[in-house]
This is a predicted structure of a 512-nucleotide part of an RNA (small-subunit ribosomal RNA, 5' domain) from a moss metagenome.

Context: one part of a larger RNA
Parts: sequence; structure tokens; C1' cells
RNA sequence: GGAUGAACGCUAGCGGCAGGCUUAAUACAUGCAAGUCGAGGGAUGCCAGCAAUGGCAGACCGGCAAACGGGUGCGUAACACGUACACAACUUUCCGUUAAGUGGGGCAUAGCCCGGGGAAACCCGGAUUAAUACCCCGUAAAAUAUGAGGAUGGCAUCAUUUUUAUAUUAAAGCUCCGGCGCUUAAUGAUGGGUGUGCGGCUGAUUAGGUAGUUGGCGGGGUAACGGCCCACCAAGCCUGCGAUCAGUAGCUGAUGUGAGAGCAUGAUCAGCCACACGGGCACUGAGACACGGGCCCGACUCCUACGGGAGGCAGCAGUAAGGAAUAUUGGUCAAUGGGCGCAAGCCUGAACCAGCCAUGCCGCGUGGAGGAUGAAGGUCCUCUGGAUUGUAAACUUCUUUUAUUUGGGACGAAAAACGGGGAUUCUUCCCUGCCUGACGGUACCAGAUGAAUAAGCACCGGCUAACUCCGUGCCAGCAGCCGCGGUAAUACGGAGGGUGCAAGCGUUAUCC
Repeated sequence: GGAUGAACGCUAGCGGCAGGCUUAAUACAUGCAAGUCGAGGGAUGCCAGCAAUGGCAGACCGGCAAACGGGUGCGUAACACGUACACAACUUUCCGUUAAGUGGGGCAUAGCCCGGGGAAACCCGGAUUAAUACCCCGUAAAAUAUGAGGAUGGCAUCAUUUUUAUAUUAAAGCUCCGGCGCUUAAUGAUGGGUGUGCGGCUGAUUAGGUAGUUGGCGGGGUAACGGCCCACCAAGCCUGCGAUCAGUAGCUGAUGUGAGAGCAUGAUCAGCCACACGGGCACUGAGACACGGGCCCGACUCCUACGGGAGGCAGCAGUAAGGAAUAUUGGUCAAUGGGCGCAAGCCUGAACCAGCCAUGCCGCGUGGAGGAUGAAGGUCCUCUGGAUUGUAAACUUCUUUUAUUUGGGACGAAAAACGGGGAUUCUUCCCUGCCUGACGGUACCAGAUGAAUAAGCACCGGCUAACUCCGUGCCAGCAGCCGCGGUAAUACGGAGGGUGCAAGCGUUAUCC
């Protein structure tokens, strides 16, 4: 000199863009943060209707989603991350390509109803009912398994490929008749999974470490490879190029600084990883060993009729505590994106906005021109006088960014859907009309008023730009270093003057 997720002191007009618990992964009151589908299903209630029927609503069965999105950095020195390669397998939904189907039948059960237990959470029994829930049969292009044959490669066990036989395995219907689905396969794409090499912290006042340990054979298990697990066999494997142990730490793209080499950092944004009160476990599922799912143990908190139950903000707000220190219990789904749905739409503290804070960066303003009696006042000096503050003020005139006020007033919106027209490979496409804005009466534009509403902070001995007077008298005090102060202090305190930055200026802390 530059920098900061900063804090503190004094001060403070406005706007834009960003950022905002670095400490206790401490404990949490309250609300919200994951639902949706009636075009899967029966049933209940309410409303409309003479009726058929239609509409609405919550609970239940069923489907999909809830493994995303959002948070935090505890753990982890590790194939966690970065990078370069590889494969022994999986991949819901969507998209591209290809092939074949969707036949017949059945048993239950939730809800509702009845009865019972319990303070509650909830539980038990009986009766009854449906489905795109569950089960059986049929079919099998296809897949899988086993057997047999052929071809190719190999010395051989065998491997690859192909043909064939046998066995096993499917489905679901709804409809507004336009559609929406369901099943079995192949392939691509996509996504995750797994493995290997290399790279990046400290300590030797840590030198030996390791028995599923290292390898083999055979099994088990897995979507899949593998001591991942097991039986048997061998005795290996790592290590002075630092094993093991201990300490510290999420990693990276990047960020800060520097001429660079490097050094330091890893907030915000983006990628990966890990975690979800502490520890363990599996279930469901295409995907989890699952933040707002389950079970068990533990600590803590709450309810209780003392028998027993309930809970998990490292989601968004918010509270307490800790701390030098970090915001609102706000608005909207209008846009972007996500889930469900044929759709209308519903949900979305993701997101977009608004609020608070000079925390930072950037921009603007606090007026412009003229004006000498060089006014008054202050300060200083060689004191009837002069110098300085100083064109500064007064005064004259101009302007109106900003401010106040009046009026107008957006872009972000184009789609989907619906209506009309056209084309078409019959499923889509094109044209057109209508509808939709939280922010917000905001930004912006125009008019009116009037210099009106707006300057501080630090420093002035040298480094280092800027000097005099008074007070004090090694006192009171200053200080980043050198050092000032003991009666003429440009170094302390005040004043006048000056210098530097400026809505900021200084101090402290940390990095280069």
C1' cells in the first nucleotide's frame, strides 16, 4: 500500500448492486417449510333438482411424489476431493428407435356399522363392501434357467457366438369417446454404482505396524467386482520415498495479495462429500440404510387419571444462551423451477420480492456566477497601526440534481388452458382472440415551490502532507518506531490557522 462475512469510537443526505451467527453440530415456545390425483375405488355428509343425476367437502383404500429442492461443516488425512482412465452390473419417470400383448376367474381388507378397553396416545373383537389393491388360470413374440448340437479361438479345463428342446415368468382398467393408461422385451440416451494411477497439512520428544491381516482355492452374499462375509491352505502385506500413532482440517472451481515465483484463505456463487438430538439397525422402493419415515439403546424436554404416552429448527421466520458481533414470527406463487394431475388447477419459507443494517463496492448531492468597506468578530504581531481567517460572509443574480408536492405511469407476460381459422404422416404444428403482476401506483416521465432539506473525521516533531499563541512544568499526559514533558514544549491540553480523506473518517484484529 492492498484486502475483510469484520467489530469498536465519532459522525451521517440519497440511490443502485451485493452481503449479513466466523462463537454453542447449544437448547428450543409458536406458525409455516410435501403434497397431489374423483379421468383408479367404494362409501359418508352437505347443496341443487319432481326424478334420473349433478356440484362441493373431509376421512379411508389405491397410484405417483416425498431419495429432489432447502440447511449445516460435526466427523473425515480418506480414493473424501481434484484429475486421468477403466467396468463386473443396475437405471422409476421422460425422450429417440424397434417388437409383441392387454383373455378368463377368485379370496380378502380399510373405511362405514355394531360392541368393548383406555385419562390420552391409541387399541381389540364382530359383521359387511370396492378397486388400476392382492391372488390363481390361460397365452409367451420376448426374457431367464437347464440340457443337447454346430461354428470360431485355445495345448487343455474352457471362452465367444449360434441353433434347438424343456421349464419358469405378464397385464388394468378409466373415460366427457377426443383421449388417459397397463404388461413383457431389445437398444440408445440419462442417472447413479464400483475400481485403479497420480496430486495437495504438521510432528520422529511417534519406528516398527498388521491375524481377515496379505494371497490362493471353493462357497455365500450383492444390481455388480472384491476378505464384502465364511470354511480350508499358504505366510504373507505396509514401512526411513516416513508405515503406525498423535494433532489439525470438509475438498475443489476459486478468493486475497504479489512484477512474478509464491504465500494466505476456502464467507457469498457453483461442483463433489459428510451429517440430521448422540449411537446402531434394517424395512419400503428404480433410487435411502431416508432432516420434517420406522425400530432399538442413551441423554434431555413435555403431558399424565401414575397404568402409560409425546418430541427432535445444522428448513424459513422467531426465542433464550454464548459472544466484540450478524436482520422480519413480512408478501406472492406474477415470473423461473419442482411434485401430482388429461386438464382446469392444487402444493411449493425452492424461488421471486419487500423490511432491517454505511457491512462493502459504485454513483449523486450538500449549490453556480458576480461581489472589497478587503465589514464585524476571532487569532497573531514590532499594537494610534498592520497581518490572517477571506470572495469567505453580507449583498445582487441564476439554477433545481436532491427535497417537498401535484398529475401521468411501466418493462418484466408470453405461454399453458379455453374459443375461432388453417395444415397434417392423425398426431402434432401454424395463425389469431381472450385471460393472468407479489413487487407497485414502485421505477420512470412531466409540472409547481424555493438555496430552500444535507459535513464530518483524523492528523499537523521526523518517518509524513500540514505552525503559531496560551496553559502545564519529568506533573498531567502523549506514543506505530525514534522519542516528547524538569518555566520560552511546532511532540501534553485548549485555541486560531493549516493538511489529508470525505458520507464517511479513525482505531483494533487478521492475511499478502
The prediction has a mean pLDDT of 82.